[in-house]
Overview: This is a predicted structure of a 513-nucleotide part of an RNA (small-subunit ribosomal RNA, 5' domain) from an uncultured Gammaproteobacteria bacterium. The full RNA is in RNAcentral, with records from ENA and SILVA. Model confidence (mean pLDDT): 80 of 100.

Context: one part of a larger RNA
This record gives sequence, structure tokens and C1' cells, in this order.
RNA sequence: AUUGAACGCUGGCGGUAUGCUUAACACAUGCAAGUCGAACGAAGACGCAAGAGCUUGCUCUUGUUUAUUAGUGGCGGACGGGUGAGUAACGCGUGGGAAUCUACCAUAUAGUGGGGGACAGCCCGGAGAAAUCCGGAUUAAUACCGCAUACCUUCUACGGAAGAAAGGCUUCGGCCGCUAUUUGAUGAGCCCGCGUUAGAUUAGCUAGUUGGUAGGGUAAUGGCCUACCAAGGCGACGAUCUAUAGCUGGUUUGAGAGGAUGAUCAGCCACACUGGGACUGAGACACGGCCCAGACUCCUACGGGAGGCAGCAGUGGGGAAUAUUGGACAAUGGGCGCAAGCCUGAUCCAGCAAUGCCGCGUGUGUGAAGAAGGCCUUAGGGUUGUAAAGCACUUUCAAUUGGGAAGAAAAGUUGACGGUUAAUACCCGUCGGCCUUGACGGUACCAAUACAAGAAGCACCGGCUAACUCCGUGCCAGCAGCCGCGGUAAUACGGAGGGUGCAAGCGUUAAUC
Repeated sequence: AUUGAACGCUGGCGGUAUGCUUAACACAUGCAAGUCGAACGAAGACGCAAGAGCUUGCUCUUGUUUAUUAGUGGCGGACGGGUGAGUAACGCGUGGGAAUCUACCAUAUAGUGGGGGACAGCCCGGAGAAAUCCGGAUUAAUACCGCAUACCUUCUACGGAAGAAAGGCUUCGGCCGCUAUUUGAUGAGCCCGCGUUAGAUUAGCUAGUUGGUAGGGUAAUGGCCUACCAAGGCGACGAUCUAUAGCUGGUUUGAGAGGAUGAUCAGCCACACUGGGACUGAGACACGGCCCAGACUCCUACGGGAGGCAGCAGUGGGGAAUAUUGGACAAUGGGCGCAAGCCUGAUCCAGCAAUGCCGCGUGUGUGAAGAAGGCCUUAGGGUUGUAAAGCACUUUCAAUUGGGAAGAAAAGUUGACGGUUAAUACCCGUCGGCCUUGACGGUACCAAUACAAGAAGCACCGGCUAACUCCGUGCCAGCAGCCGCGGUAAUACGGAGGGUGCAAGCGUUAAUC
């Protein structure tokens, strides 16, 4: 000088940042990933319209509108958020490389023809305490499967083989989609050089091991895998083994070199109760998906089932120690949707904590009878001390009252112009009008009112080290960072008066330079 600090005493206000460093221990409860009716069939409800029936104000049917539940289908649940257990490694950092993929987005070209059969849901039946399961019948699609046709891909001399499509909305003009291919953008996978803790009281390690050939596999190279062949490969420039550890930008200290460190923020990696596995998909071997095994917890009608906070809050436990079971999607961003919009514990805010940093205040001027009281005293006085009282002012902050920005841009609707176009549709852009959208919020800020009114402590005073006397104690009680104080005159213990240093803090402890 510093800290994600803790402890003791004390504590007025505001801004700003930070807040389980320990048990990757176990978790009650709520929320944290949905969305699309402009893909689809069905069920329900209100209103409106039309028609039919008659009981003349009800019922039924059809259409329309709106919203929802479960289901089929699409996209998203691989992002965002958390944690640092593992990992000494191409994990990270840095600089290169070739044998790759890439949903959504952009770009360019060509197309979007004609058929078919199912499965959920619903209905019926059955089993079960439940979770759920089974059977039958029936149905739609942007779900599924053939056919035609085109580019194209791989092998190839040809031949031959593999191989796709779908519609929806509409103001009927178009718009949004879909299929194949091209180029890009973005993201990701792979390879290599160099750098990256300690131990030799770890010296040898290795059998898919090292290389080749052939094949398989992958988006792709490769012992990645298999068969065969060869016997190689690594190592005192530290292999192997053991211990420790996420890495970096940075942070902290220091004149620097260097040391220590890796909270918050940002990039990368790894993990998601423990271990293993694949499925789906453009992308996972997937935190809030699936299957198996294990430990643990819960429900049970004992037959069988359910669960995973290292998401946000919160609970128990551990610990010296670390916060609210809060508000809002108003802004920024993300997912879905043509859009309106819906979802979003990301995020933005509020709450708690002197945990850090920064700022402000706790009054200002005057006031000598140098009051009283305290302490000391050589008893004269000295000191506390202009300090107080008194007198005159001011009102920051806090309090009360009133006013009051910015964070709001959009979206919607409407008008004009331009682009696009066959077009005055649609769509896109610019400008204008209207209409509204704020969790924070009793906001920031401003003004007024009243009163010095509501606001100072902590450590130290032997030397180092700024600051001294008295009383008590008597090697006791105690102090102490080092030297050392205390055994009857202790500036070193305890108290008091006085003083010194910092100040809403001050000390102590721990840790780093």
C1' cells in the first nucleotide's frame, strides 16, 4: 500500500460498487422456456346474422367473431443463467494450417405437377390405489410414403445406382412459405510450432503401443476402429509416476525487474445427484430431455411408482463469515409469431449490510467576570479554556408541504412523397398529424415552512512513534509488535485529568507485495 474479509467499540445522510472464499453437503415451497389458430382435425363459450320448428320466446341447424384446453405439426428448449468438482491437457494463451459442417440471415438460379395409406386426439371397452398402460373403431394436415420432372452429388469410358417438394393468408394485385443447387456471413469441429506449478526421497515408460498396406467409420484428417506386415515410439532438454491447480484479459504490490493472485466484469474450457449410453436434431452425447446401473429422499391399497436448486429467492447443515421465499417486462436483449402480442428470477429496479470507495453534515460569528465544576499545585497559582453560558446569525443534510424532468424509441392509425412493380395493391424507406405505453416512483431536481434544533467516536501517549502528570497496585494483578515494564515514589499495569492521531469511523486479527 492492498482485501469478496472477520472480530471489538461506536454509528447521521447520500451516490456508487460489491456481498457462501467453508459442504460440487442435503433440500420443503413458488417461479426460472415457451410460442404459433396465418400448418391441422376436434371439443367448449359469449355475442351477432340467416334459416327451420313451434310452446311467441325458447330450441335446433348453418355461418361469423373471440378466447382457451388437450392432441398432431413447426420453430425454440445446444442460447441465456449457475458452478469450478475434474483437468498439468492442444485445456488455455499466442501464431499458423487443411481434410470439414453450418438452422435462422443475405445472394443467385430453377421449380412448387399428380397420387396414396396411416397415426394421435375424440369415441367405445378393459387393467391399475396412483403413475400410467392395453385393445377396438374413426379422422385431418406445412405429419408420413411412392410416382413424374429438373439442377446437382459420388463413382465412371458408357451404362447403371442413390436421390426432393406443401401449402397458408389475401384487398386476388401480391405476401409469407417449401424443394434443389451457388456464393457469402456467422458459428462450430480438426491439426501443428512455441509458452503454461512442484517433487528424482518418482528413472525407466509403452503392446493399438510406433509406423506401413487394405478396409470400415466420421461432416472431416487420423490406430479413430479392424485385419495383416514390420519392430518400433517416448525419456536427465526430466518420459512415467505422485501432489497441487480451471486457463487468460486482468487484479494487487513495486521506481522497475520481479513477486503474489485469477472475487466482481469479459473471452475460452469443463461439469449438471454419482457412473455409463445413445436417441432426436443444423447443432447435444443435452442443468430444469430419454434409457440403464448406484447412493439418497418421498408416495403406496405393498403389486408398483416419483425426484435431482453448481437457475432466482428461500431452508437445514458446515463456518470467523456473506442479503429478500420483493417489483416489472417501462428500457436493453433473447425465443416464437405476418402482426397485435405472449413468455423471459436474462435484464432493469427496489430491499438488507459502514463490506469497500467517493462526497456532505454534526453549526457560524462574537463572547474574560479568564464563571462554576474537575485535575494539578511550591497553596501564590496553573490548566481544562473562547471552551461553556450569554448575545447575534445561518438552515446544507434529515423532517413536513407543494411543484417536477429524463430514461419513450417504438407499436397502432392516418396523410404526403420516393423506391419496387404492369399497377393507384402489397411491401420497404423518409417526413407530418392523431392516439397512447414508466417497474423504479412519495424518482432526480426545484421552491416553501420551522427549529441550533435530530447527528462523534475510536485507538494511542517508555523508545521505535506524534502525545505527561496524579492516584491505586507492589515481580501481585496485569501489559507486550520488538526492546522490555511491574519486587512502595511505575510518563510502560488499572483509573482519572490533560494531550496526540485518525474520524462515521477507529482499532485488532488474518492474508499478499